[in-house]
Parts: sequence; C1' cells; structure tokens
RNA sequence: UCGGCAGACCAGACGGUCGCGGAUGUUGUUUUAUGCAACAGAUGAGGAAAGUCCGGGCUUCAUAGGACAGGGUGCCGGUUAACGGCCGGUGGAGGUAACUCUAAGGAAAGUGCAACAGAAAAUUACCGCCUGCAAUAUGCAGGUAAGGGUGAAAAGGCGAGGUAAGAGCUCACCGGCGUCCGGGAGAUCGGGCGGCCGUGUAAACCCCACCUGAAGCAACACCGAAAAAGAGCGUUACGUUGGUCCGACAGCUCUGAAGGUGGCUUGAGCUGUGCAGUAAUGCACAUGCGUAGAUAGAUGACCGUCCACGACAGAACCCGGCUUACGGUCUGCCGAUUUU
RNA sequence: GCGGGUGUAGUUCAAUGGUAGAACAUCAGCCUUCCAAGCUGAUUGUGAGGGUUCGAUUCCCUUCACCCGCU
Repeated sequence: UCGGCAGACCAGACGGUCGCGGAUGUUGUUUUAUGCAACAGAUGAGGAAAGUCCGGGCUUCAUAGGACAGGGUGCCGGUUAACGGCCGGUGGAGGUAACUCUAAGGAAAGUGCAACAGAAAAUUACCGCCUGCAAUAUGCAGGUAAGGGUGAAAAGGCGAGGUAAGAGCUCACCGGCGUCCGGGAGAUCGGGCGGCCGUGUAAACCCCACCUGAAGCAACACCGAAAAAGAGCGUUACGUUGGUCCGACAGCUCUGAAGGUGGCUUGAGCUGUGCAGUAAUGCACAUGCGUAGAUAGAUGACCGUCCACGACAGAACCCGGCUUACGGUCUGCCGAUUUU
Repeated sequence: GCGGGUGUAGUUCAAUGGUAGAACAUCAGCCUUCCAAGCUGAUUGUGAGGGUUCGAUUCCCUUCACCCGCU
C1' cells in the first nucleotide's frame, strides 16, 4: 500500500423567522360541556421504528378442574421474566489464516425409501482366478469373493504373510462395536483388552426427553343518543374462548349500537460508579434523570454558518431478541507485496 | 392486527425426490402464381438465495412480488 475478518460509535450540528402536537403555567370567554381561544419557557420518531419470524408482560374467558390429541425445542453448561435468544465450551464442516457456520438425541422399538446403471442394494457371481474332465478353440462340474466393470454407496480400509486360487485365514496400523481404567460438572477426550464387524437416510413416518389453555389493546372497562325491546335454542344439558373425552354447572347466541372517556406510558426503564464473573449477566449505591402518546393520525418551509457533505428510512399497548435494508468514523487481527 | 394461498416456455395448464412436458404462439423448410390452410423440424423456462440428500419443480429456512378472508 492492497485484500480480508471481527468489534464499537454516529445517523448532520448550531442560530434566527413563520407554522404543527401533548403536558405544565398565566389570562380570557361561554351553550358550564368529555368546551373553546391567546401567550410563555422547556420539550416531541429508530438502530432498524421495517418484516410480523419468536418469547413474554398485561386484559378477558360464570363455577373447577383433569386427560388426550395438536404444536414447539433437540450436544453440554451458564444466563434470562421467558425464548427457537445471548455467552462459554465439545463434536463436525468451510477457509492459507484471522475467523465463520452448525437443523448436533435415537437406525439394536418398528415401518418405509435408495431411480437409472449393474450379476447383485442383501438367497451377490457378468468378466476374471484356481482345480478336475475334455485333442485345441469351445464347453461342463466344483471352489472363490482378493482383481476388473457399474454406481453416491457393494460381505470395514490399506500393507505384508499365507493359500490350489483366495478370504481377518494370520499380523501391524486405522475406523466401527463391546468392555475396563483415568481426566473433566458435562458434552466428550486419552489409554488397555476383545473378537471380526452388512451401508445410507429421521429438514421420511416414527421413538425418546423437556416445554406448551385460547383469543388479543380493533383485548377489556365505564358513560351515553336510548324509554326500551325483539328473535332463536334450552332446563335430563343446546351450551360454557380452538378440537375430542371425563367432570362440574348455570342459561346461551344474535339484532338494536353511532360516539366519547379510560386503557396511554414510571418501565423485567435509562445514565454513572464500584464489586463478582472468561463472558453473557448479576448485585449494591446515587436521595442522579423524568425523555412522544397521536386517533382524517403531530416536527414542515425559508435564511445564515460549520462540517466527516449526511444512506436506509416515521412510534400507534409495552418490552427482550432474530432476520432484512443501508452511509460514514474509529479500533484490533490475518494474508500478500514493497522499502528501511 | 390476525389467518390462508399462489409464483413453471411468449400465453394457458401438467409433472406428489430419479433426464421439466402438452396445446396455442414464434422461426425455418415443403406445397402454392401468391396468401391462408396442411405437413415436417427447431427454439425458449421451475420468482431469487441458501441448506438437507447420491440426486430437489417437489422437503426446510430466508427474501421479493401478487391474491383471498376476518376484524
């Protein structure tokens, strides 16, 4: 200098003029109502607000529950309100490396599937090798699974000995299986012994372990035009917030039915310091901070200065994550090249 | 906000893990004075990316676009 990998931060700033939203304060006004208007200072979209892929908080389901089905997760440990998240590790895969990914339990509970090719996908024998018969070629009988061919995969692999030719038949090494010992919380790692051992696939059905009620702020509660009322089913159970069954039990469903108020923002909150921990994270302290709550849906326009010259893009009950889109600044590490 | 479905040649539709097909259309040739019709032949593709598997249109995940229903 170039290429790559990992992480942190920002997301234009300041000032002025006019115009928007809510709260607070002051003043005025009226039909006194869940009112309207003016002024003042402070304040008002994100790291993803997106996707709606997960997990919850919260609300409702009369009393009283329970089981099954269904759904989800799947190596070990920790963390968390919880999670399919995060952190750390083990096994495996990719990469020269820094690093990245992992859908990672069970094939000896069972049932399936492996096209075509090939002799054969489990009763292997097409070519080949050996032995015997046969005058040679050719053919017949027996043995063989080492070699060749086919295929993703062929009676564990490779090397040597042995054999009529061969074969774990024997031996050394490696893999698998069983068993014993040691390290480690554990996943697993290391070592000894044994005999020779038929694949793969569970993001195929399934088995095993653990978790799981349903619906959702358009939930739900109150006021109210509005005096109420009408229709259907049922009393031995139609029915009772997904399905089936058991149990228990009182009524259940629809129409009338707009609108307004609450829910609505103080939270598993943020910031700072210290301690523990490899880390994720947890604990303690501060008399720290108070930071959007719209509902036909709020932050726009103009001017000036600075600069790293500004991409992706707007909350709608709230939070913890994942995925996707994207501009810039800084830090560390790996590789290549050049110079000193 | 909640639930569900679709994407295949230029167009309309098939293929349920084992070589992506049919019809119409397009192009070329034959026939014809020429066109049409007819006959013969050829071309073009699984929305995009990743994964499982020996092998994926099909199974799984992410993403893009479109459609339907409830509220």